A computed fold for a 90-nucleotide RNA from a Dehalococcoidia bacterium, annotated as c-di-GMP-I-GGC riboswitch aptamer.
Model confidence (mean pLDDT): 88 of 100.
The source organism's lineage runs through Bacteria, Bacillati, Chloroflexota and Dehalococcoidia.
RNA sequence: UCCGAGAAAGGCAAACCGCGAGAAAUCGCGGGACGCAAAGCCAUGGGUCUAAGGUUGGAGGAUUCAACUAGGACCGCCGGGCUGCCGAAG
Numbered sequence: 001u002c003c004g005a006g007a008a009a010g011g012c013a014a015a016c017c018g019c020g021a022g023a024a025a026u027c028g029c030g031g032g033a034c035g036c037a038a039a040g041c042c043a044u045g046g047g048u049c050u051a052a053g054g055u056u057g058g059a060g061g062a063u064u065c066a067a068c069u070a071g072g073a074c075c076g077c078c079g080g081g082c083u084g085c086c087g088a089a090g
Stems, first nucleotide, its partner, number of pairs: 002090001003087002011036002016031006034076001040082003044079003047074004053069007
């Protein structure tokens, strides 16, 4: 250094519930644990979700529906980058 033990110490926390933010995706805090050796950090490539606003089109009394999209979100979807605790065998 690779690697990750029926090891030790410690860490994080899915679903779900409560309160709050948001148009939404989703996020924050508390409870809670399915899991995780980077489930620490970075939206950098791919991916997924969202689309109040915008564009185009359809139907139309005030409006509504569809497609696309600036943008937003997710790193606990897969890569990439940066950093890092502990340690047996090999």